[in-house]
A computed fold for a 688-nucleotide part of an RNA from an activated sludge metagenome, annotated as large-subunit ribosomal RNA, domain II. It matches the Rfam family "Bacterial large subunit ribosomal RNA". The RNAcentral record of the full RNA draws on SILVA.

Context: one part of a larger RNA
RNA sequence: GCCUACGAGUUGCUCCUCACUAACGAGUCUAAGGCAUUAAGUGCCGCAAGCGCAGCGAAAGCGAGUCCCAACAGGGCGUUUUAGUUAGUGGGGGCAGACGCGAAACCGUGUGAUCUAUCCUUGGGCAGGGUGAAGUUCCGAUAAUCUCGGCAUGGAGGCCCGAACUGGUUAACGUUGAAAAGUUUUCAGAUGACCUGAGGAUAGGGGUGAAAGGCCAAUCAAACUCGGAGAUAGCUCGUACUCCCCGAAAUGCAUUUAGGUGCAGCGUCGUGGAAUGAUUGCCGGAGGUAAAGCUACUGAGAAGGCUAGGGGGUGUCAAAGCCUACCAACCCUUAACAAACUCUGAAUGCCGGCAAUCAGUAGCGGCAGUGAGCCCUGGGGUGCGAAGGUCACAGGGCGAGAGGGGAACAACCCAGACCAACAGCUAAGGCCCCCAAAUCCGUGCUAAGUUGAAUCAAACGAGGUGGGAAUGCAGUGACAGCCAGGAUGUUUGCUUGGAAGCAGCAAUUCAUUUAAAGAGUGCGUAACAGCUCACUGGUCGAGCGUUCCCGCGCGGAAAAUAAACGGGCAUCAAGCACGGUGCCGAAGCUUUGGAUUGGCAGCGAUGCCACUGGUAGGGGAGCAUUCCGGUAUGCGCAGAAGCGGCGUCGCGAGGGGCCGUGGAGUUUCCGGAAAAGAAAAUGUAGGC
Numbered sequence: 001g002c003c004u005a006c007g008a009g010u011u012g013c014u015c016c017u018c019a020c021u022a023a024c025g026a027g028u029c030u031a032a033g034g035c036a037u038u039a040a041g042u043g044c045c046g047c048a049a050g051c052g053c054a055g056c057g058a059a060a061g062c063g064a065g066u067c068c069c070a071a072c073a074g075g076g077c078g079u080u081u082u083a084g085u086u087a088g089u090g091g092g093g094g095c096a097g098a099c100g101c102g103a104a105a106c107c108g109u110g111u112g113a114u115c116u117a118u119c120c121u122u123g124g125g126c127a128g129g130g131u132g133a134a135g136u137u138c139c140g141a142u143a144a145u146c147u148c149g150g151c152a153u154g155g156a157g158g159c160c161c162g163a164a165c166u167g168g169u170u171a172a173c174g175u176u177g178a179a180a181a182g183u184u185u186u187c188a189g190a191u192g193a194c195c196u197g198a199g200g201a202u203a204g205g206g207g208u209g210a211a212a213g214g215c216c217a218a219u220c221a222a223a224c225u226c227g228g229a230g231a232u233a234g235c236u237c238g239u240a241c242u243c244c245c246c247g248a249a250a251u252g253c254a255u256u257u258a259g260g261u262g263c264a265g266c267g268u269c270g271u272g273g274a275a276u277g278a279u280u281g282c283c284g285g286a287g288g289u290a291a292a293g294c295u296a297c298u299g300a301g302a303a304g305g306c307u308a309g310g311g312g313g314u315g316u317c318a319a320a321g322c323c324u325a326c327c328a329a330c331c332c333u334u335a336a337c338a339a340a341c342u343c344u345g346a347a348u349g350c351c352g353g354c355a356a357u358c359a360g361u362a363g364c365g366g367c368a369g370u371g372a373g374c375c376c377u378g379g380g381g382u383g384c385g386a387a388g389g390u391c392a393c394a395g396g397g398c399g400a401g402a403g404g405g406g407a408a409c410a411a412c413c414c415a416g417a418c419c420a421a422c423a424g425c426u427a428a429g430g431c432c433c434c435c436a437a438a439u440c441c442g443u444g445c446u447a448a449g450u451u452g453a454a455u456c457a458a459a460c461g462a463g464g465u466g467g468g469a470a471u472g473c474a475g476u477g478a479c480a481g482c483c484a485g486g487a488u489g490u491u492u493g494c495u496u497g498g499a500a501g502c503a504g505c506a507a508u509u510c511a512u513u514u515a516a517a518g519a520g521u522g523c524g525u526a527a528c529a530g531c532u533c534a535c536u537g538g539u540c541g542a543g544c545g546u547u548c549c550c551g552c553g554c555g556g557a558a559a560a561u562a563a564a565c566g567g568g569c570a571u572c573a574a575g576c577a578c579g580g581u582g583c584c585g586a587a588g589c590u591u592u593g594g595a596u597u598g599g600c601a602g603c604g605a606u607g608c609c610a611c612u613g614g615u616a617g618g619g620g621a622g623c624a625u626u627c628c629g630g631u632a633u634g635c636g637c638a639g640a641a642g643c644g645g646c647g648u649c650g651c652g653a654g655g656g657g658c659c660g661u662g663g664a665g666u667u668u669c670c671g672g673a674a675a676a677g678a679a680a681a682u683g684u685a686g687g688c
Stems, first nucleotide, its partner, number of pairs: 001688006011096003015093010027051002033045005055062002065077004099238002102235001106228003110224002117202009126192001128161003131157001135153002138150004165189003171184003204220001206216003241622006251264005265370002267367005276359010291344001292342002298338002302334004307328001309327002311324004373398006380391003403414003418594004423590003429584003432568003438581001440580006451570002460555002464552010481539005487512003492506003518533001522531002595612001597610005623677001625674006632667001634666002642661005648655002
């Protein structure tokens, strides 16, 4: 992992409530018990009690009323509106383990110190080598037997090296091991607070502990065993046949509450019968959003003017006065801003009325589930005008929605799947090939493989290219090129070492000769020189220049395998823009046949119309299993159940038939009762 078996809403109750069924009904019903009779049991008697028929008050009490109260005022609860009771079945609740399995733990009785911790008693063990304490004899020093020094002697030590022994530092191996802690290497202690045998002591909130929460039998921040015990688990997991109808929620308020629960909201079933809702039209109403506006307020801010106040300057100090390209109120002109500004002010939405149309309406009762939501669009708050962020609102969707498109892809686009069909039409989206349908038609654009949709890119830069607008020059010859000129006063003045067109400053940047030529556009020199430009003539012969707008493209452009058109590939396109015709394309729509549910019609057969996606969940109808009662004058060794195969009926759970196997039981129909359906629970047991 698979197979087989087992495996979860049950049972009890003088309990509560609702529905259905039955009996009796202002009543209803017996309980214990008794009598009769049975296989179990049943029938009759028994009316005590209970529930109902009246309420209100704390109560006395009063009573269709009563209580509060001075009240005949007001108010509360009742009456006016009369249905219950008993029994059965079912839905739900309560009390019980109460759908099943699952703790970590708590408490009680016991069992453990053959492991290990510490202690007690009594035994055992420690090769060899080294060091050489105290004490002592002797010698020397000394007055000395003190004291000091020396040779010997001596043999101390939680001394040194190192086996046994004890430990466990390092590394590797081992890691379904040889081993539920080891092996090898290396290392530490090794006369000591040493190691060790045997016997004994201490016990669970207790022991023992050179203390690590260590150890107390492979278990320790409270051992193990059995019991309380089915502890409790607002948590996780699991919860078993079929078909049909409807079909949610992830919100509000509250909560020692936030992943739980109560009430409401939303679902379903019954009742109910317009009380209700939706849409549209008309009528009436509340409002301060969008927009707009502001000499209409509050507030903020810009430019100019006027001009208080202030700053600075000046005024022989000072005052007055004067000046001011300083700051600046009010006011004026101009232009504009605001969620917490408004002189104004929509659309939509909201409330009410009437009408039409539509609707499984409102209300009441039974049973729920939900109370983690999420994405997209719109207008907002928050955040960074960040987030697949977060909060509330409106709409849509997913949730609980399949199908087609989007390469793939809950939410985007199209579209809501009762079943069947080798029939048709369309939607979104597509039509070169993968791949169904145009290598379709017309006009442009793009040269970047830009691009091949619906952003994977910006500021900015550029004689890319197409279109448009404005303006200037041009056969009296433009623009570009080429040939020639580009001069004189003058080296203008100043400055300067120098300044001559060209460091800098100034200027009336002047004047002359001219076809034209700046007191000079750039390069250049120390300064000159030199080259060049503006400007002019000639040559040439038709367009040339400037500005703005739009389309498509270029650069800007760096990320981890080589790759962000799905791919192949595509360039008058298979790209982009505009226009046109056709086709493809879905579970949409249609056609044909069939089924369910609801409504209407009908005596019925049946017909017509509509409906039939669906999680939690509500409701309805069935199938199968085991047992029981009845039933068939049932079936069965001339072959039961079970098992295998073939074909058949039913929407389905399933049913029946035939053949084979098997070898003794078993079925139909009407009812009843349940140990009543398995794929999941890291389910339990067995087998493979």